[in-house]
Molecule: transfer RNA
Organism: Methanosphaera sp.
RNA sequence: GGGCUUGUAGCUCAGUAUGGGAGAGCGCCUGGCUCUUAACCAGAUGGUCGCGGGUUCAAUUCCCGUCAGGCCCG
Numbered sequence: 001g002g003g004c005u006u007g008u009a010g011c012u013c014a015g016u017a018u019g020g021g022a023g024a025g026c027g028c029c030u031g032g033c034u035c036u037u038a039a040c041c042a043g044a045u046g047g048u049c050g051c052g053g054g055u056u057c058a059a060u061u062c063c064c065g066u067c068a069g070g071c072c073c074g
Base pairs, nucleotide, nucleotide: 001073002072003071004070005069006068007067010026011025012024013023020057027045029043030042031041032040050066051065052064053063054062
């Protein structure tokens, strides 16, 4: 330098095929239970979907560029 691939909540990830409501588990917070803690139960909390641009009525999803990690080739 070239190719492929990954990037979504504090963490681990799903969702993208066929564009339309952004989600799960864990965690954090509050309360209940308990002598207390843990466990358990209830509630609440969470996002520029790596970044920029384009297409579209509408983009996590399609297109272009770019950044970072991984693998391969030279």